[in-house]
RNA sequence: UGAGACGACUGGGCGGCCGCGCCGGAUUCGUCCGGUGAGGAAAGUCGGGGCUCCACGGGCAGGGUGCUCGCGAAACGUGAGUCGCGGUGACGUGCAGGAUAGUGCCACAGAAAAUAGACCGCCGCCUUUCGGGAGACCGAAAGCGGUAAGGGUGAAACGGUGCGGUAAGAGCGCACCAGCGACCCGAGUGAUCGGAUCGGCUUGGUAAACCCCACCCGGAGCAAGAUCAAAGUUGGGAGGCGCCCGGUGGUCUCGGCAACGAGACCCUCCCAAGGUGGAUCGCUGAGAUGGAUGGCCGCCCACCCUUCUUCGGAAGGGGGACAGAACCCCGCUUACAGGUCGUCUCACCAU
Repeated sequence: UGAGACGACUGGGCGGCCGCGCCGGAUUCGUCCGGUGAGGAAAGUCGGGGCUCCACGGGCAGGGUGCUCGCGAAACGUGAGUCGCGGUGACGUGCAGGAUAGUGCCACAGAAAAUAGACCGCCGCCUUUCGGGAGACCGAAAGCGGUAAGGGUGAAACGGUGCGGUAAGAGCGCACCAGCGACCCGAGUGAUCGGAUCGGCUUGGUAAACCCCACCCGGAGCAAGAUCAAAGUUGGGAGGCGCCCGGUGGUCUCGGCAACGAGACCCUCCCAAGGUGGAUCGCUGAGAUGGAUGGCCGCCCACCCUUCUUCGGAAGGGGGACAGAACCCCGCUUACAGGUCGUCUCACCAU
């Protein structure tokens, strides 16, 4: 200098005018004054919790989580690590328990896809046939058998290389390497890592297939819910005294000439029940409940364009993203113009 990796922050500033919600004060009730008023994500409503109501015997079923240690109230959270994969590297990324509990599945191609498998090839045969040869015998085909070294198919063909061995071959034997298992030593809190010995043990993949193992799991949500409480409904009670020519709140029924008494319905009032309309609380250092947090102007700043330039700048124009609380908190995810800072990596050049 160029190309990158990771992390943190910011998200226009100042002033004036008008307007809005809430709180406090004053008031001549018209208003006036003062204070305060969105975000890093207020978003998605995905995870966890507070709070509220309901439910609450046990088991099965069902669901969630799934390497380790720490933090945290908890979490499908987070920090650091281990292991796998990607990158030259900084670094990124992971539904990361078990395939030696059991069952299932493995497309196409291929002879064969999991207690393997014989298509080509290689090898054997007191077998048969044909050809050659004087003969010993040689060659070919068929049949029967052996063989997983070589070819070919495939994502995957049942360890790799070499030597021995064999009719040809094969962990059949051996050496080394890789893996697995057992046991031991060392490092680490741990996941895990490093190493020694032994065993020919060589065991495919898939659990985002069933399943197994360990731990965990009631439901609904602030339109939760709580309080007050019209009208109407239901139940209960009262309708008296005095005055007065008469007059019992009204109507009807019964006894009854009447007076008077009893009953039913209606009316008025009172009390109670329940809780609809409604109101209040829940509700917050923003706190609405038709939902406030806005608009205009001036100057400046980041940035972009044009023109001029004495290359220092000058003038004019444009111009600031995503978005916007509704019970609260902790997280996650997603959106975001521009700008600032820090740490680190690789390549090249110079000293």